[in-house]
Context: one part of a larger RNA
RNA sequence: CGCAGGAUAUCUGAGCGGAGCCGUCCUCAGUACGAGAGGACCGGGACGGACGGGCCGCUGGUGCACCUGCUGGCAAUCAAUGCCAUGGCAGGGCAGCCAAGCCCGGCAGGGAUAAGCGCUGAAGGCAUCUAAGCGCGAAGCCCCCCGCAAGAUGAGAUAUCCCAUCCGAAAGGAGUAAGGCCCCUUGAAGAAUACGAGGUAGAUAGGGCGGGGGUGGAAGCGCAGCAAUGCGCGGAGCCGGCCGCUACUAAUCGGCCGAGGG
Numbered sequence: 001c002g003c004a005g006g007a008u009a010u011c012u013g014a015g016c017g018g019a020g021c022c023g024u025c026c027u028c029a030g031u032a033c034g035a036g037a038g039g040a041c042c043g044g045g046a047c048g049g050a051c052g053g054g055c056c057g058c059u060g061g062u063g064c065a066c067c068u069g070c071u072g073g074c075a076a077u078c079a080a081u082g083c084c085a086u087g088g089c090a091g092g093g094c095a096g097c098c099a100a101g102c103c104c105g106g107c108a109g110g111g112a113u114a115a116g117c118g119c120u121g122a123a124g125g126c127a128u129c130u131a132a133g134c135g136c137g138a139a140g141c142c143c144c145c146c147g148c149a150a151g152a153u154g155a156g157a158u159a160u161c162c163c164a165u166c167c168g169a170a171a172g173g174a175g176u177a178a179g180g181c182c183c184c185u186u187g188a189a190g191a192a193u194a195c196g197a198g199g200u201a202g203a204u205a206g207g208g209c210g211g212g213g214g215u216g217g218a219a220g221c222g223c224a225g226c227a228a229u230g231c232g233c234g235g236a237g238c239c240g241g242c243c244g245c246u247a248c249u250a251a252u253c254g255g256c257c258g259a260g261g262g
Stems, first nucleotide, its partner, number of pairs: 001151001005162007015148004021049007033038001051105005059099004066092005071085005109143003116136004163262001165174003179257004183199005204250003207246005214238002220233005
């Protein structure tokens, strides 16, 4: 921009893409078959591999804005604390993201067939699956399953919302409606955009408070010890993202687009 008014939701599915895998064991059954050696079909059951999709409760990885320990240096000195040294080094670790962790998938079924196997059957008194006709028959084809999908210009459907404004002879223009956008607070959404949640009639983000969770016992004081140090106050102090509550802070005030009865 189009889809013969303007919108908001929800669909249909032409078409396109994806998936389609394999093994071992048990049973049938040491049966059928076979002199024996050996050893099934059909059907039923269990487990697994690779692959694919999803997830983070478990096991773990990461977790440079969390906690702790330690070394050297600087801040004049002690203590405390901060900074620099690869994140200084080391030990842990929430959320998130992940796999090595967990869940799920390939099934089944229908249709038409291939090779092949048949029925009926002439040409050609017989025979013949084929010439007319009919059946069975594959991990393959179509449907079924999963995803995308009406620019499918062949532009589809359903529900709901807004609609007889103003100027103009008309073309057209203007202000609006439903609705939308800008802007702002933002998000398990994200390169930008898009998408989602919100914008005071408000829990959208930050903060505060509570909880969870992680570190692992703060400073200070007291006690014990010559001291290093230990113990007590005290599961202490510190504490990102998680779960809630709460308008304290910021989403202020505003602007623009958008039908005319199709």